[in-house]
C1' cells in the first nucleotide's frame, strides 16, 4: 500500500429497501417506606466520528477524510 468491518445518550447497543432518532443500564425528581435498598411513574441527556454531494427530506445513498479491529501483501 489493498480489502472486510465497526464509529448513533455517560457505558452496551438497535435503527429491515430515505420522511418526527429508540432501548436496557447509569443520572435527576415524585411515590412507595421510619431509612435505605428493591419496586411503580416521570424527567433530561444526541451536530448520529468529520467534511462535502445528491434530493423537498439523508443516522441510512455517493465521494474524500480520522480513528479502531480483522485479513492479505
Nucleotide at each position: 500500500g489493498c480489502g472486510g468491518u465497526g464509529g448513533u445518550a455517560g457505558c452496551u447497543c438497535a435503527g429491515u429497501u430515505g420522511g418526527u432518532a429508540g432501548a436496557g443500564c447509569a443520572u435527576c425528581u415524585c411515590c412507595c417506606u421510619u431509612c435505605c435498598a428493591a419496586g411503580g411513574a416521570g424527567a433530561a441527556g444526541g451536530u448520529c466520528g468529520c467534511g462535502a454531494g445528491u434530493u423537498c427530506g439523508a443516522a441510512c445513498c455517493u465521494c474524500g477524510u480520522c480513528c479502531g479491529c480483522c485479513g492479505c501483501u
The RNA shown here (transfer RNA) has 73 nucleotides and comes from a Candidatus Shapirobacteria bacterium. The organism belongs to Candidatus Shapironibacteriota, within Bacteria. Its Rfam family is "tRNA". It is annotated as a transfer RNA. The sequence was found in a public genome assembly.